The RNA shown here (small-subunit ribosomal RNA) has 1398 nucleotides and comes from an uncultured bacterium. The sequence is in RNAcentral, with records from ENA and SILVA. Its Rfam family is "Bacterial small subunit ribosomal RNA". Rfam links the family to the GO terms ribosome and structural constituent of ribosome.
[in-house]
């Protein structure tokens, strides 16, 4: 004393990057700003610098000038003169200008640290000791004359002084020579005594005097300094080799002082992979920031070293410089000039200009520290203190405080309109004064030195005492005075990350640290309420530690994610077996120096408190020096054999190289035989061939390569290695234990092998076959496919040096569970069966792994070595080296650009995958449709307007169960505006009808009728109504089906879809649903780590088909009876109808299934009906942002004399075209006429409407009956039977047109629908293509009914008549199951690669 989060995926896990939250800053922008404390403030051009200051002091060292008080004299009373001798100086002469101040260009080095060394040095000022200071000389600035110069400044002459300057005397324990003795040292040497002999000092000033301060010489001491050495601290090898004073010696010479530091000769050596040299960065530390720590990162401010002064260089003085504010040379700049010539150095304080994101005042003082002169006074001091400016930082204060609720009104926002929210917030009371602000008081920091006064005492010096010396400053601080009075603001509200709503925009305009927002309902943008965080600040940008275990010592990895070198040999180097003895480098203890001070930790204390400051203590993990100690490494020594090797004897293999020999088979010649095609593909062409191929027969030539044996065989390091045989060779295993004695493993750099393939040079050439040509496919094929065919493919000597060179797995040692083959030894007599060693497989444990998997052959579990790797792209690509005859190998970046790029595994969804299995899916059959006219509908088109919608299947006879007006939503024209339609109010009035004129109508303008309805105190109230007025509103078939509810197509009535506990799996997820049967079915049965369960399936529900029972009219009639007739008595027995109930479950029998029950399946019997009996109703979790805003409902927007309302007329019905769906044909299985049966289900009073009768006919007329098993629509039609005709555009077929009616309606002109009579088009069964059916089905007949004044070829029901095939599941389409692959997951209509446009 370690903290994660966000992004690759539909979704997991895991490997990997990006990004975020924390701290720091000499900072810099942005908004914003009240106060003082303490700190910090050119990082940028060692850029250039106006001005002023920062080094002087000493007259107690010298000579000289200068002369103040004063005192004397003279005097015209201004004054002079002499004396005096304070002051103050230029000069000469000491000390000091080597410190203090800046800065950080160089430097990669003994620059720095930190620890020794010097017996190889120095040291002025200071301390202490010893001793000494006689006697003399010559000069020289100043001064003064003089001269040159524009200045700077120089020269010349004369004259002078010293603590300047120079002899001579004196001298040692100084220094040098020489000869010794003792001791000591890590070499050279060192230290003591102690003899000779040379050298060799000096200044004087204060002072009455003592004595003081100076002087000389020499030894000690401190202090500062020079040298020298171990160790430590940046990059790049795409910098690998570097050196001539270089390395090393002798000699000399300089130095303080060693030393190539120089110089002469001699010798050839010295440094490097433990990175020499080159090139690039860069002052270096104490220490600051991060960080759990180990470490990363920076050297501001304070401290220590160091370089360095405008670039270069070089000395002079001096203790000390090779000297920021000294000289001298040279450069470049700038200044002055009389153009001859001189002047300067801010990286010292303050200032300027310039660079730039960006850094202050041309303040005050020496009063404190502190320094330099001086005997002191004192002087100088841009050191230093202090002031000033600046939120640039940190640490304190403060914009008030308590109370207050009708949770006030108002505003702002929201809103479900009710409210909520801002809010105790304010108002209001009550209080308080920090800060401001007024008026007074007022510290500390001052101790000393010096003057004075006293006392001691070696009278100098020391003690008291007294006075006197503050820039900051009248400041800190205290007290008064006013009065809440003077003081809040940045950021952010999508996750990550605290904090949400409105509006305003419409991939615009913007945000964005990553992920990512924004295409009309954005908590992401702007605004705005509110809310969060921080607070005189707050964000943002940079930069740099941490979160990154994301360069892994602590602490990481390489099978598939990035990463094991192609393989072996082997050099340095690393590691390295067993027993004993030694040393003690390494380790480990103790002790001793050092590790400045400040930081930093703790502790006490002082500022009113923190910050800050004092004080003491740790602590500085380091280094060095010393005693020890010896287990481990390590060094030496002895010895051991197991680790390696040799060696003797058996073994064994495609192991390598040479050299011979073999057979088949491919081509090709050459001869016979033979006759027309061969050959080749999916199909085919190009090719060969009657000049005789192919084919088959012999014979002969050449090259290659070795069938079978052959395999999870075997050899070899790999690459590789295959007919037989001979020669040479390498290796490995087993048995024996005879020898060596750790001789071993690994292995950078190197050597050497090293598939195809390429190159050289010569040789070869049968097969085969890059380029090449042809043919062919194809849209197009420079390709797959096919016919030729040249390099190559083979041989010899060379080069290349790479491959998925893979076990994608590095060598080597040791340990550590089973089964189970298969090769090569050994153990006995053995073929067996055990063992035992060695190699090559499979399968499964423990443990490992992200999982897949590996698993004694490990990807467990440990040792040691080397190789590698560090997000994708760009790129193994440029540039450099090097290698190669080249092709091209080895090494190996940047810029840029993205936020992921992977890896294993999950569940889906797809596959021109696989595997079962269904479905009118295909097949086998019927009919259709597409071809003809019509009918409808859609596109297009037209148009005033042809209203809107629906658009693969799942739009198109679809919304529409019915557009002449209406309808209607569209156009033109005319018209309203509280509105055609609701509610709310006020007036009035009476609702209501009937009817004139005006007008296309809407509408307007009149006239007549009529005085309601409850209650009532009769005054009036109230409810409907209808008019008028005013405003809240009304109205939209406008838009958004992508804001939505409802509903509905569609996969598909397909068999599927999910859950609950268990289990497995880190996890997504799996299991159950999988697997054997089986069904229509996830139906059901068996097994099974699964047991249950739900919503689907099935069944319940409706009609049908049988049957019993009960009822028995309007329905039926068998018996009776009666009639034209079930008509009418009667009956219930049939029929029918209307209820009830019962019946089909594989219930029953044999087979077949299965281990065995079963599920189920076939065939049978019974049965009306048999295997879900047929039909309908029903539609699981989902999928298509399917379809509907025009049914309705609805969020939002829009429109408000119109996009709302009325009214006429138009218009949805257009018409060169196309498509969908239908009808009718196209004819004899028909057509027309005639005549003659049989239905079932429905409608009806605004209705169906019977007979009759009239019309050719639609239809009229007519009005019985019926609210319906009674009446009526209403004749069912095909179908039966007569007859007509005889294969044509017809007695087919009906369009289309003429006339002339009939209906309904207000009204058939655009636009009706039937009837009559007349016209009589196309059409002879329809092309690619393409629909519907599987049984009472298709075909085909004909009837009903809905909506509706009228309109049906449409839609919906109804019966009648009634078929044909189905072998089968290969294929086509759609669906379910299981499998498998995947780089999809908006799931293949996916996803992508490339050229080319934009």
């Nucleotide at each position: 004393u370690u903290a994660g989060a966000g992004u690759u995926u539909g979704a997991u896990c895991c490997u990997g990057g990006c990004u975020c939250a924390g701290g720091a800053c000499g900072a810099a922008c942005g908004c914003u700003g009240g106060c003082g404390g303490c700190g910090u403030g050119c990082c940028u051009a060692a850029c250039a610098c106006a001005u002023g200051c920062a080094a002087g002091u000493c007259g107690a060292g010298c000579g000289a000038a200068u002369g103040a008080a004063g005192u004397u004299c003279c005097u015209u009373c201004g004054g002079g003169a002499a004396c005096g001798g304070a002051u103050u100086u230029a000069g000469c002469g000491g000390c000091g200008g080597a410190c203090g101040g800046g800065u950080g260009a160089g430097u990669a080095a003994c620059a720095c640290g930190u620890g020794g060394g010097c017996a190889a040095c120095c040291u002025g000022c200071c301390u202490c000791a010893u001793a000494g200071a006689g006697g003399g000389g010559a000069a020289u600035a100043g001064c003064c004359u003089u001269c040159c110069g524009a200045a700077a400044g120089g020269g010349a002459g004369a004259u002078u002084a010293a603590u300047a300057c120079c002899g001579c005397a004196u001298a040692a324990g100084a220094u040098u020579g020489u000869a010794g003795u003792a001791c000591c040292g890590c070499a050279u040497g060192g230290u003591a005594c102690a003899g000779c002999a040379a050298u060799u000092a000096a200044a004087g000033g204060a002072g009455u005097a003592a004595u003081c301060c100076g002087c000389u010489a020499u030894g000690a001491g401190a202090u500062g300094g020079g040298c020298c050495c171990g160790c430590g601290g940046c990059g790049c090898a795409u910098u690998a080799g570097c050196u001539a004073g270089u390395u090393g010696g002798u000699g000399a010479g300089g130095u303080a002082a060693c030393g190539g530091c120089u110089c002469a000769c001699c010798a050839a050596g010295g440094c490097g992979a433990c990175g020499a040299u080159g090139c690039g960065u860069a002052g270096c530390c104490g220490a600051c920031c991060u960080g759990a720590g180990a470490g990363g990162g920076u050297g501001a401010u304070c401290g220590g070293c160091c370089a360095c002064a405008u670039u270069g260089g070089a000395a002079c003085u001096g203790c000390c410089a090779c000297a920021c504010g000294g000289u001298c040379c040279a450069a470049a700049c700038u200044c002055c000039u009389a153009c001859g010539g001189g002047a300067g150095g801010c990286a010292g304080c303050a200032g300027u200009g310039a660079g730039g994101a960006a850094u202050a005042u041309u303040g005050g003082u020496c009063a404190a520290u502190g320094g330099g002169c001086g005997a002191a006074a004192g002087c100088c001091u841009g050191a230093a203190c202090c002031a000033g400016c600046u939120a640039u930082g940190u640490a304190g204060c403060g914009u008030g405080a308590a109370g207050g609720a009708u949770g006030a009104c108002u505003g702002c926002c929201c809103u479900a309109u009710g409210g909520g929210u801002u809010g105790u917030a304010a108002a209001c009371u009550u209080c308080u004064u920090u800060u401001g602000u007024u008026c007074g008081g007022g510290a500390a920091u001052a101790a000393c030195a010096g003057a004075c006064u006293u006392c001691a005492c070696u009278u100098g010096u020391g003690g008291a005492g007294u006075u006197u010396u503050g820039c900051a400053u009248g400041u800190a601080c205290c007290g008064u005075u006013u009065g809440a009075a003077u003081a809040a603001g940045g950021a952010u509200c999508g996750g990550c990350u605290a904090a949400c709503u409105c509006c305003g925009u419409g991939c615009c305009a913007g945000c964005a640290g990553c992920c990512g927002c924004g295409g009309u309902a954005a908590u992401a943008c702007g605004g705005a309420g509110g809310a969060u965080c921080c607070u005189a600040g707050c964000g943002u940008u940079a930069u740099u530690c941490g979160g990154a275990u994301u360069u892994a010592u602590u602490g990481g990895g390489u099978u598939u994610a990035a990463a094991g070198g192609g393989a072996g040999c082997g050099u340095a180097g690393g590691c390295g077996g067993g027993g004993g003895g030694u040393c003690a480098a390494g380790u480990c203890a103790g002790c001793u120096g050092u590790g400045a001070a400040a930081u930093a930790c703790g502790u006490a204390c002082g500022c009113u408190u923190a910050a800050c400051g004092u004080u003491c203590g740790u602590c500085u993990u380091g280094c060095a020096g010393u005693u020890g100690a010896a287990a481990c490494u390590g060094g030496u020594u002895u010895u051991c054999u197991u680790g390696a090797g040799u060696g003797c004897g058996u073994a064994u293999g495609a192991g390598g190289c040479a050299g011979g020999c073999g057979g088949a088979a491919u081509u090709c010649g050459u001869g016979g035989u033979g006759u027309a095609g061969c050959g080749g593909u999916g199909a085919a062409a190009u090719g060969c061939u009657u000049a005789g191929a192919u084919a088959u027969c012999a014979c002969g030539a050449g090259g290659a390569a070795c069938u079978c044996c052959u395999a999870u065989u075997g050899c070899g390091a790999a690459g590789g290695c295959a007919g037989c045989u001979u020669g040479c060779u390498g290796g490995u295993c087993c048995g024996c234990u005879a020898c060596u004695g750790a001789c071993g493993c690994u292995g950078a750099u190197g050597c050497u092998c090293g598939a195809a393939g390429g190159u050289g040079c010569g040789g070869g050439u049968a097969u085969c076959g890059a380029a090449c040509a042809g043919g062919a496919u194809u849209a197009g094929a420079u390709a797959c496919c096919u016919u030729g065919g040249u390099a190559g493919u083979c041989c010899a000597c060379g080069c290349c040096g790479u491959a998925a060179a893979c076990g994608a797995u590095g060598a080597u040692c040791a340990c550590u569970g089973g089964g189970u083959g298969c090769c090569g030894g050994c153990g006995a007599c053995a073929c067996a069966c055990c063992g035992u060693c060695g190699g090559u497989g499979c399968c499964u444990g423990a443990g490992c792994g992200a999982a897949a998997g590996c698993a004694u052959u490990a990807a467990g579990u440990g040792a040691u070595c080397c190789a590698c790797c560090u997000g994708g792209g760009g790129a193994g690509u440029a540039c450099g080296a090097u290698c190669g005859c080249a092709a091209g190998g080895u090494u190996g970046a940047a810029a840029c650009u993205c936020a992921a790029a992977g890896g294993a595994a999950u569940u889906g969804a797809c596959g021109g995958g696989g595997g079962c299995c269904c479905g009118c899916a295909c097949a086998a059959g019927c009919g259709g449709u597409g071809g003809a006219g019509c009918a409808u509908g859609u596109g297009g088109u037209u148009u005033a307007a042809u209203u809107c919608g629906a658009u693969g299947c799942a739009a198109c006879g679809c919304g529409a169960a019915g557009a002449a007006c209406c309808u209607u939503a569209c156009c033109c024209g005319g018209u309203c505006u509280u509105g055609a339609c609701a509610u709310c109010c006020g007036u009035a009035g009476g609702a209501u009808c009937c009817u004139u004129c005006a007008g296309a109508g809407a509408u307007g303008a009149g006239g007549g009728a009529g005085u309601g309805c409850c209650u009532u105190u009769c005054g009036g109230g109230g409810a409907a109504c209808u008019a008028c007025g005013a405003g809240a509103c009304a109205g939209g078939u406008g838009c958004u089906g992508c804001a939505u509810g409802g509903c509905u197509g569609u996969c598909g009535u397909c068999a599927g879809c999910u859950c609950g506990u268990g289990u497995c799996g880190u996890g997504a997820g799996a299991u159950g649903u999988u697997g054997g049967g089986u069904u229509a079915a996830g139906u059901c049965c068996c097994g099974c780590a699964a047991c249950g369960a739900g919503c689907g399936c099935a069944a319940c529900c409706c009609c049908u088909g049988c049957a019993u029972c009960c009822a028995g009219u309007u329905g039926c009639c068998a018996u009776c009876a009666u009639u034209a007739g079930g008509u009418u008595g009667g009956g219930g027995a049939c029929u029918c109808u209307g209820g009830a109930u019962g019946g089909a479950c594989c219930a029953c029998u044999g087979c077949g299934g299965u281990a065995a029950c079963a599920a189920c399946g076939c065939a049978g019997a019974g049965g009306a009906a048999g295997g879900u009996g047929g039909g309908g109703a029903c539609g699981a979790c989902g999928u298509c942002a399917a379809g509907c805003a025009a049914u309705c409902a609805u969020g939002g927007u829009c429109c408000u004399u119109a996009c709302g309302a009325c009214c006429g007329g138009g218009g949805c019905u257009a018409c060169a075209c196309a498509c969908g769906u239908g009808c009718u044909a196209c004819a004899a299985u028909g057509g027309u006429a005639g005549u003659u049966a049989c239905a079932g289900a429905g409608g009806g009073u605004u209705g169906c409407g019977a007979a009759g009768c009239c019309g050719u006919a639609a239809g009229g007329u007519g009005g019985a009956g019926c609210u319906a098993a009674u009446c009526u629509c209403a004749u069912a039609a095909a179908a039966g039977c007569u007859a007509c005709g005889c294969a044509a555009g017809u007695u087919c077929g009906g369009a289309u047109u003429g006339a002339g009616g009939u209906c309904u309606g207000c009204a058939a002109c655009u636009c009706g629908a039937c009837c009559u009579c007349a016209u009589g088009a196309a059409g002879c069964u329809g092309g690619a293509a393409u629909c519907g059916c599987u049984a009472g089905u298709a075909a085909u007949c004909g009837c009903g009914c809905a909506a509706c004044a009228u309109c049906a070829u449409g839609g919906u029901g109804c019966g009648g008549u009634g078929a044909a095939u189905a072998c089968g599941u290969u294929c086509c389409c759609g669906g379910g199951c299981c499998u498998u692959g995947c780089a999809c997951a908006c799931a293949c209509c996916g996803c992508c690669c490339g050229u080319c446009a934009a």